Transfer RNA from a Rhodothermales bacterium, 74 nucleotides, folded computationally. Its Rfam family is "tRNA". Rfam classes the family as a transfer RNA. It was read from a public genome assembly.
RNA sequence: GGGCGGUUAGCUCAGCUGGUUAGAGCGUCUGGUUUACACCCAGAAGGUCGGGAGUUCGAAUCUCUCACCGCCCA
Numbered sequence: 001g002g003g004c005g006g007u008u009a010g011c012u013c014a015g016c017u018g019g020u021u022a023g024a025g026c027g028u029c030u031g032g033u034u035u036a037c038a039c040c041c042a043g044a045a046g047g048u049c050g051g052g053a054g055u056u057c058g059a060a061u062c063u064c065u066c067a068c069c070g071c072c073c074a
Stems, first nucleotide, its partner, number of pairs: 001073007010026004019057001028044005050066005
């Protein structure tokens, strides 16, 4: 330099053919339970969907571009 895959909550990851509200597990916090801790139960907080631009009535999803990570080729 070229090709492919990826970037979504603190971490690991889903998210269908673009359709109106963005989710799960773990973790965190609060309450319950316990002598207490753990486990367990209930609830809550937590998101510029990597940045920018474009298409569209509507974009995490499509297009362009930039950045970063991984693999392969040279």